């Protein structure tokens, strides 16, 4: 130096062009249970999907550049 892969709620993950103004479990909050706690039960807040372009009627999803992380391969006189 080239190529591959990955970045999505506080963490972890689903998602594979329209069912997604994005679902879930864990933790948060608030209420019921409870003598108290814990556990259960109900309901809520919580990611404009790494950043910026494009393509498309439509893009978390496809392209490209960037940034950050991993890998592999090449160079190492």
């Nucleotide at each position: 130096g080239c190529c591959c892969c990955c970045a999505u709620c506080g963490u972890c993950u689903a998602g594979c062009g329209g069912c997604c103004c994005a679902g879930g479990a864990c933790g948060c909050c608030a209420c019921c249970c409870u003598u108290u706690c814990a556990a259960g039960g109900u309901g809520g807040a919580g990611a404009c999907c790494a950043g910026g372009g494009g393509u498309u009627c439509g893009a978390a999803u496809c392209c490209c550049c960037u940034u950050g992380g991993g890998g592999g391969c090449a160079c190492c006189a």
Source information:
Predicted 3D model of a 77-nucleotide RNA (transfer RNA) from a Dehalococcoidia bacterium. The organism belongs to Dehalococcoidia, within Bacteria. The coordinates come from a structure-prediction model, not an experiment, and the mean pLDDT is 84. It was read from a public genome assembly. Rfam family: tRNA. From the family's description: Transfer RNA (tRNA) molecules are approximately 80 nucleotides in length. By type it is a transfer RNA.